This is a predicted structure of a 72-nucleotide RNA (transfer RNA) from a Candidatus Harrisonbacteria bacterium. Taxonomically the source falls in Candidatus Harrisoniibacteriota (Bacteria, Bacteria candidate phyla). Model confidence (mean pLDDT): 84 of 100.

[in-house]
RNA sequence: GCGCGCUUAGCUCAGCGGCAGAGCAGUGCUUUUACACAGCAAAGGUCGGGGGUUCAAUUCCCUCAGCGCGCA
Numbered sequence: 001g002c003g004c005g006c007u008u009a010g011c012u013c014a015g016c017g018g019c020a021g022a023g024c025a026g027u028g029c030u031u032u033u034a035c036a037c038a039g040c041a042a043a044g045g046u047c048g049g050g051g052g053u054u055c056a057a058u059u060c061c062c063u064c065a066g067c068g069c070g071c072a
Stems, first nucleotide, its partner, number of pairs: 001071007010024004018055001027041004048064005
C1' cells in the first nucleotide's frame, strides 16, 4: 500500500429497517452475629465521528478514525 472483518452499558457480547437488550461487575434491600452464597429491585447508552437513503437507521450506502487478520 491492497483486501476482509470488528467498533452497542464499566467488561464480554446479542440485536438482518418500527420501544436499545442479556450475562458478569457495581449500588440498594432481604437473608446471616458478621462475611460469603442465594433471592429481589433500581440505576447505568449522543449504539466510534460525520454525511446520505428512508415516513422511520444500532441495522442499508459513503467517508473518516481506531483495532484485528491476510497479502505484498